[in-house]
RNA sequence: AGCUCAGGUGGUUAGAGCGUCGGAAUCAUAAUCCGCAGGUCGGGGGUUCAAGUCCCUCC
Numbered sequence: 001a002g003c004u005c006a007g008g009u010g011g012u013u014a015g016a017g018c019g020u021c022g023g024a025a026u027c028a029u030a031a032u033c034c035g036c037a038g039g040u041c042g043g044g045g046g047u048u049c050a051a052g053u054c055c056c057u058c059c
Base pairs, nucleotide, nucleotide: 002018003017004016005015011049021035022034023033024032042058043057044056045055046054
């Protein structure tokens, strides 16, 4: 993250489960297994070398 959540004392690349999609398997569907994609971290501003994390403000 579409949904539910995690993210230590601010630190180098924001992860997990479910779901979607693709594939395997099945006579077929579900369950199961494999893989991909998906986040400007509610909006704006500030502090800082560095903000999901601290401060202010709006919703």
Molecule: transfer RNA
Organism: Ignavibacteria bacterium